A computed fold for a 100-nucleotide RNA from Inhella inkyongensis, annotated as Glycine riboswitch aptamer. NCBI's taxonomy places the organism under Bacteria, Pseudomonadota, Burkholderiales, Sphaerotilaceae, Inhella. The sequence is in RNAcentral, with records from Rfam. Model confidence (mean pLDDT): 77 of 100.

């Protein structure tokens, strides 16, 4: 100096489900937007749950700790288009790096 994995600014792609109802609420350019409540629905920010496995306890049945996902729940979030967000995938400036 190079150097699998690793971190990573940035770039590209990126689904689902209501243009629902009500309101003496707020804003308004009077199109509409926001907010609250109700009903229905979606899963791919985040969050919760667990199988195997690894432990602890119990003679044993069993109890219990840690614990994965695109599975599951739907708390949060979201449900015309656009925008925003978006798991995940690809690229990736740059950083770091065992053996060699």
């Nucleotide at each position: 100096a190079c150097g699998u994995u690793c971190c990573g600014a940035g770039c590209u792609g990126g689904a689902g489900a209501g243009a629902g109802g009500c309101g003496a609420g707020c804003c308004a350019u009077c199109a509409g937007g926001c907010c609250g409540c109700c009903c229905a629905c979606c899963g791919a920010a985040g969050g919760g749950g667990c199988a195997a496995g690894c432990g602890g306890g119990g003679c044993g049945a069993c109890c219990u700790g840690c614990c994965a996902a695109u599975c599951u729940c739907u708390c949060a979030g979201g449900u015309a288009a656009a925008g925003c967000g978006g798991a995940c995938a690809g690229c990736g400036a740059g950083g770091g790096c065992a053996a060699g």